[in-house]
C1' cells in the first nucleotide's frame, strides 16, 4: 500500500432514519455502632473529527483518524 469489522456514559455493551438506553460502577438519601449487602433518587454522553444528502442522522453517502484482522 489493497480488503474487513469496530469507534456510543468511567467499563462492557444496546439502539438500522423520528427527542440515546441497559448492566456494572460512581454520587446522594434510608438502613448499620460503622462498614457490607440491600432499598430509593440521579445519565453523568461534542454517539471519533469534518463534510454531504434529509423536514429529522447513532443509522445513508464522502474524506480523515484511531483500533484489530486478513492480503501484498
Nucleotide at each position: 500500500g489493497g480488503g474487513g469489522c469496530g469507534g456510543u456514559a468511567g467499563c462492557u455493551c444496546a439502539a438500522u432514519g423520528g427527542g440515546a438506553g441497559a448492566g456494572c460502577a460512581c454520587a446522594c438519601g434510608a438502613c448499620u455502632g460503622a462498614a457490607g449487602a440491600u432499598c430509593g433518587u440521579g445519565g453523568u454522553g461534542u454517539u471519533g473529527g469534518g463534510g454531504g444528502u434529509u423536514c429529522g442522522a447513532u443509522u445513508c453517502c464522502c474524506u480523515c483518524u484511531c483500533g484489530c484482522c486478513c492480503c501484498g

Transfer RNA from a Candidatus Aenigmatarchaeota archaeon, 72 nucleotides, folded computationally. The RNAcentral record of the sequence draws on ENA. Its mean pLDDT, the model's own confidence on a scale to 100, is 84. It matches the Rfam family "tRNA". Its family is annotated with triplet codon-amino acid adaptor activity in the Gene Ontology.